Large-subunit ribosomal RNA, domain IV from a Pseudomonadota bacterium, 352 nucleotides, folded computationally. Its mean pLDDT, the model's own confidence on a scale to 100, is 89. Rfam family: Bacterial large subunit ribosomal RNA. Gene Ontology terms of the family: ribosome and structural constituent of ribosome. Lineage of the source: Bacteria > Pseudomonadati > Pseudomonadota.
Context: one part of a larger RNA
RNA sequence: CCCUGGUUAAGGAACUCGGCAAAAUGACACCGUAACUUCGGGAGAAGGUGUGCCGCUUCGCGUGAUGAGGUUCGCCCUCGGAGCGUGGGGUGGUUGCAGAGAAACGGGGGUUGUGACUGUUUACUAAAAACACAGGACUCUGCGAAGUCGUAAGACGACGUAUAGGGUCUGAUGCCUGCCCGGUGCUGGAAGGUUAAGGGGACGAGUUAGCGCAAGCGACGCUCCGAACCGAAGCCCCAGUAAACGGCGGCCGUAACUAUAACGGUCCUAAGGUAGCGAAAUUCCUUGUCGGGUAAGUUCCGACCUGCACGAAUGGCAUAACAACAUCCCCGCUGUCUCGACCAGGGACUCA
Numbered sequence: 001c002c003c004u005g006g007u008u009a010a011g012g013a014a015c016u017c018g019g020c021a022a023a024a025u026g027a028c029a030c031c032g033u034a035a036c037u038u039c040g041g042g043a044g045a046a047g048g049u050g051u052g053c054c055g056c057u058u059c060g061c062g063u064g065a066u067g068a069g070g071u072u073c074g075c076c077c078u079c080g081g082a083g084c085g086u087g088g089g090g091u092g093g094u095u096g097c098a099g100a101g102a103a104a105c106g107g108g109g110g111u112u113g114u115g116a117c118u119g120u121u122u123a124c125u126a127a128a129a130a131c132a133c134a135g136g137a138c139u140c141u142g143c144g145a146a147g148u149c150g151u152a153a154g155a156c157g158a159c160g161u162a163u164a165g166g167g168u169c170u171g172a173u174g175c176c177u178g179c180c181c182g183g184u185g186c187u188g189g190a191a192g193g194u195u196a197a198g199g200g201g202a203c204g205a206g207u208u209a210g211c212g213c214a215a216g217c218g219a220c221g222c223u224c225c226g227a228a229c230c231g232a233a234g235c236c237c238c239a240g241u242a243a244a245c246g247g248c249g250g251c252c253g254u255a256a257c258u259a260u261a262a263c264g265g266u267c268c269u270a271a272g273g274u275a276g277c278g279a280a281a282u283u284c285c286u287u288g289u290c291g292g293g294u295a296a297g298u299u300c301c302g303a304c305c306u307g308c309a310c311g312a313a314u315g316g317c318a319u320a321a322c323a324a325c326a327u328c329c330c331c332g333c334u335g336u337c338u339c340g341a342c343c344a345g346g347g348a349c350u351c352a
Stems, first nucleotide, its partner, number of pairs: 001347008010338002014336001019333001027051005036041001038172001052094012067079004095099001107331004112326002114323002119131002135170007147156003173318004178248003183245002185241005192236003198230002204224004210217002249267005276310001277307001288304005
């Protein structure tokens, strides 16, 4: 010097990203317990008091002797309560520094955020606000169901039958969930346009019997090419649908101080963000401004609204209970610190 323990004057978080670590609390009985609340909780809330031993006394509980009475003579019934065991109360005394004498054995309170909750997870750096969840909604599926696995047979779904099964989103509960169907998707529609294979075969071409003096023409057949025309779904088209994917404006003017604009004008859009919330797990400017807490607060809490770039099941806002979650504050407590010191054990180190 390192590790593991123990003690420490005065102070008591001044340490530090942060009370990390340590200290403190702790058992049982009694008293007593707030806001809030979904009336269950919160709650062991918080905060207090008692606890050893020895007498006396009292009240229970268990067991039940000697004895007394009865008797159907039974190892019977009734009365009775000694003794012993055990638990509680009262009162008096006694004793140590200390009586839950060791050990095991909750620190507590307040505010806010997030997630309702118990649960699940990155086996070996993440346990969470992530996942799940009950509840809500949409959608598909009429049974040889939809969906899934398989080339198929077949199987699961299910020996179930729409109060069932599959998929997707949301995520207890309370109050709610606004506007837009132009785009994309889905569903429905079928008049018209477009449109494949196929059907259809016009025109044209090759070949050559024949004709022609020649140039050339050229039937049947065979072959090649293949136009109109008839052809479904789809797409175009017409509707519906947002708890489908998604989206939810700009400029200018205006009130008898100023400021602001209930009001007006105009452009654009499918429609221009409603309720609620808001410098927020979202706010760049920003340590916004005001208030609170501190002597002093980029964090925190309450407001304001100028929302760079909240917003309603990619859910919005509240919310008791819960959380090895995150933030801030307070009480207690302490070697975390001011600032170190000492002790014990084990290492390192030196020598043998």

The full RNA is in RNAcentral, with records from ENA.